The RNA shown here (transfer RNA) has 71 nucleotides and comes from an uncultured Lachnospiraceae bacterium. It was read from a public genome assembly.

RNA sequence: CGGAACAUAGCUCAAAGGCAGAGCAGUGGCCCCGGAAUCCACGGGUGGUUGUUCGAGUCAACCUGUUCCGU
Numbered sequence: 001c002g003g004a005a006c007a008u009a010g011c012u013c014a015a016a017g018g019c020a021g022a023g024c025a026g027u028g029g030c031c032c033c034g035g036a037a038u039c040c041a042c043g044g045g046u047g048g049u050u051g052u053u054c055g056a057g058u059c060a061a062c063c064u065g066u067u068c069c070g071u
Base pairs, nucleotide, nucleotide: 001070002069003068004067005066006065007064010024011023012022013021018054026042027041028040029039047063048062049061050060051059
């Protein structure tokens, strides 16, 4: 310098254009003499900008970051 992949919750990952979810973690409760475990409930997120569309996590362009390949 050229190319490709990826970016979603604190962590690991789903959602193949139509209400953003799960596991673990966190908080509160239940239980217990107390704690752990179990059980119940709650909070928490789409890297940025623009475009396409009735509707975008999803499609397109650019930017940023990470990883990989080539020179």